[in-house]
RNA sequence: GCCGCUAUAGCUCAAUGGUAGAGCGCCGAUCUUGUAAAUCGGAGAUAGGGGUUCGAUUCCCUUUAGCGGUA
Numbered sequence: 001g002c003c004g005c006u007a008u009a010g011c012u013c014a015a016u017g018g019u020a021g022a023g024c025g026c027c028g029a030u031c032u033u034g035u036a037a038a039u040c041g042g043a044g045a046u047a048g049g050g051g052u053u054c055g056a057u058u059c060c061c062u063u064u065a066g067c068g069g070u071a
Base pairs, nucleotide, nucleotide: 001070002069003068004067005066006065007064010024011023012022013021018054026042027041028040029039030038047063048062049061050060051059
C1' cells in the first nucleotide's frame, strides 16, 4: 500500500428497517441492632459526518480508532 473484521450504558454483550434491552456495576427505598445478602425502583449508551427510506443500531459512502491477513 491492498483486503477484511470490530466500534451500542462504567464493564461484558443483545437487538432480521418500526418505542434501544440484559447481566454485573452505580444510586435510592424496604428488610436488619448494624453490615452483607435478598426484594422493589431509578439514572445512564448506538465512534464522527453525509446519503437512501414514511421510518436507520440495522442499508450505502466517507472519516477516525482498534484488531487481523497479505507482497
This is a predicted structure of a 71-nucleotide RNA (transfer RNA) from Hymenobacter sp.
The coordinates come from a structure-prediction model, not an experiment, and the mean pLDDT is 84.
The organism belongs to Hymenobacter, within Bacteria.
Its Rfam family is "tRNA". Rfam's curators write: Transfer RNA (tRNA) molecules are approximately 80 nucleotides in length.